Predicted 3D model of a 71-nucleotide RNA (transfer RNA) from a Planctomycetales bacterium. Rfam family: tRNA. The family's RNA type in Rfam is transfer RNA. The source organism's lineage runs through Bacteria, Pseudomonadati, Planctomycetota, Planctomycetia and Planctomycetales.
RNA sequence: CGCCUGGUGGUGUAACGGCAGCACGUCGCUCUGAUAUGGCGCAAGCGGUGGUUCGACUCCACUCCAGGCGA
Numbered sequence: 001c002g003c004c005u006g007g008u009g010g011u012g013u014a015a016c017g018g019c020a021g022c023a024c025g026u027c028g029c030u031c032u033g034a035u036a037u038g039g040c041g042c043a044a045g046c047g048g049u050g051g052u053u054c055g056a057c058u059c060c061a062c063u064c065c066a067g068g069c070g071a
Base pairs, nucleotide, nucleotide: 001070002069003068004067005066006065007064010024011023012022013021018054027041028040029039030038047063048062049061050060051059
């Protein structure tokens, strides 16, 4: 310098261009003599900027971060 892969709640991981889910965790309630387990519920997320589109996590450009390959 070129190319490839990935970036989504605190953590891990999904999502034909059409309401961002799931699991664990946190918090609240419940259960118990108490704790744990169990049950119920809330909060919390699309790396950034622009573009295309009626509509973008998804497509395009640039850029940042991590990993890999080549020179």
The coordinates come from a structure-prediction model, not an experiment, and the mean pLDDT is 84.